[in-house]
RNA sequence: GAGUCGGCCGGGUGGCCGCGGCUCGGCAGUGACCGGGUCGAGGAAGGUCGGGGCUCCACAGGGCAGGGUGCUGGCUAGCGGCCAGUCGGGGUGACCCGCAGGAAAGUGCCACAGAAAACAGACCGCCGAUGGCCCCGGUGUUCAUUGAACAGCGGAGCACAGGUAAGGGUGAAACGGUGCGGCAAGAGCGCACCAGCGCCCGGGGCGACCCGGGCGGCUCGGCAAACCCCACCCGGAGCAAGGCCGAACAGGGGAGGGUGGCCCGCCCGAUCCCCAGGUAGGCCGCAUAGAUGGAUGGCCACCGCGCCGCCUCCGGGCGACGCACAGAACCCCGCCUACAGGCCGACUC
Numbered sequence: 001g002a003g004u005c006g007g008c009c010g011g012g013u014g015g016c017c018g019c020g021g022c023u024c025g026g027c028a029g030u031g032a033c034c035g036g037g038u039c040g041a042g043g044a045a046g047g048u049c050g051g052g053g054c055u056c057c058a059c060a061g062g063g064c065a066g067g068g069u070g071c072u073g074g075c076u077a078g079c080g081g082c083c084a085g086u087c088g089g090g091g092u093g094a095c096c097c098g099c100a101g102g103a104a105a106g107u108g109c110c111a112c113a114g115a116a117a118a119c120a121g122a123c124c125g126c127c128g129a130u131g132g133c134c135c136c137g138g139u140g141u142u143c144a145u146u147g148a149a150c151a152g153c154g155g156a157g158c159a160c161a162g163g164u165a166a167g168g169g170u171g172a173a174a175c176g177g178u179g180c181g182g183c184a185a186g187a188g189c190g191c192a193c194c195a196g197c198g199c200c201c202g203g204g205g206c207g208a209c210c211c212g213g214g215c216g217g218c219u220c221g222g223c224a225a226a227c228c229c230c231a232c233c234c235g236g237a238g239c240a241a242g243g244c245c246g247a248a249c250a251g252g253g254g255a256g257g258g259u260g261g262c263c264c265g266c267c268c269g270a271u272c273c274c275c276a277g278g279u280a281g282g283c284c285g286c287a288u289a290g291a292u293g294g295a296u297g298g299c300c301a302c303c304g305c306g307c308c309g310c311c312u313c314c315g316g317g318c319g320a321c322g323c324a325c326a327g328a329a330c331c332c333c334g335c336c337u338a339c340a341g342g343c344c345g346a347c348u349c
Base pairs, nucleotide, nucleotide: 001349002348003347004346005345006344007343008342009341011303012302013301014300015299016298017297019040020039021038022037023036024035025034026033042325046336047335049334050333051332052331053330054238055237056236057235066234067233068232069231070230071085072084073083074082075081086100087098088097089096090095101229102228106227107226108223109222110221123168124167125164126163127162130161131160132158133157135155136154137153139151140150141149142148143147176194177193178192179191180190181189195219196218197216198215199214200213201212202211203210204209242284243283244282245281252275253274254273256268257267258266259265304323305322306321308319309318310317311316
């Protein structure tokens, strides 16, 4: 000098004016009054993403469906949170990132390009040993006129059957890599080494996993943020939850009144008394800020910090501007997001 990680602050003091809660006092004037005291936003109060408390509803138990979570161990009331580790990826490094179970249970998909995108297949290319076709040479047999036919041998050709996947080309990805052998040409076809996978053994770790050795040519593509499988978890709605009190009007019942000699019955019930439910409304829930889901602000002075301009005797001085993100609403624990500027500590190159 450039960085990495963790923690913290997030302007200060005073005055004046104002706002909300509580409390005390005052009054010719008891009120949306006046005065005093005291308390009054944040690290995120935000997003409302996860979990819990609290409340109401539902609920025997088990399962299906649906949703969520997904390496390991621990912490926690709990979480999709935190801590420590493992594995994978990135960085020279401090360190950072990970939506990190299963693709060998099954189904499905893999754009474009390419012959082919998954039980492999074969466009160009290579070969064509073997079989086939055709030509030549010589041998044998038969028919027989110096010739023909057939058989087998040798040689050359074709690229028909067929073999092959080394090479080319496409792609994010092409069925291990290099070398030697092998072959007609090739190929784990064989071998050596390397890589991967599976199995076994030994050692370390609670575990994820790591280290070492052996065996098997086993070479098997990717995607589960596609369906799916596996393991674990999950009832729903939310403080406008919910609880208490409760007018007026309407209603029901009783008392009462009428009818009637009396009872039952029937009718009235304006007024008065009693009753239940519940609307308006009020209180609680609700807090050492706290609602009417509505207060917490503004101005000035000085100081601090930053930046700009001017002056300078280089010590500094003067002037102007700026000091973020944002603001509780039932509470708590987390996560995520926003944030001018600054401080401290550890570490790396």
RNAcentral holds the sequence, with entries from MGnify. A computed fold for a 349-nucleotide RNA from a soil metagenome, annotated as Bacterial RNase P class A.